[in-house]
């Protein structure tokens, strides 16, 4: 300087070097009515996330779908990834309303159209 992601920005307190706490702002995510819908609860069920499914000679592999690649869309070719956690028996949608996250991980892809934006 960028990329992936919701994971950025600003103030104030202490201290004087930063880091730290604190509530805010933006982004995000979960509960929660009525109406709908859904009735199948151990064959437990749900949540975040792209990160699930299928099938084989089966502890490795293969394919489908799914996601990321430096201004954006969208279309062709490449490359890479399909993890992990977390609730604790329960939770559809859900206005009010209430509660919680703001970490971490890396390092560079091309080609066309159209659009933005700088000069």
């Nucleotide at each position: 300087u960028g990329c992936u992601g919701a994971g950025u920005c600003a103030a104030a307190a202490a201290c004087u070097g930063g880091a730290u706490u604190u509530g805010g702002a933006g982004c995000g995510g979960a509960g929660g009515a009525a109406c709908c819908a859904a009735u199948u609860u151990u064959u437990g069920g749900g949540g975040c996330g792209a990160a699930u499914c299928u099938c084989c000679u089966a502890u490795g592999g293969a394919g489908a779908a799914a996601g990321a690649c430096a201004c954006c869309u969208u279309c062709c070719a490449g490359u890479c990834u399909u993890a992990g956690c977390c609730c604790g028996u329960c939770a559809g949608c859900u206005a009010a309303c209430u509660c919680c996250g703001u970490c971490g991980g890396c390092a560079u892809u091309g080609g066309a159209a159209g659009g933005a934006g700088a000069a």
c-di-AMP riboswitch aptamer (ydaO/yuaA leader) from uncultured Crinalium sp., 119 nucleotides, folded computationally.
The coordinates come from a structure-prediction model, not an experiment, and the mean pLDDT is 81.
The sequence is in RNAcentral, with records from MGnify.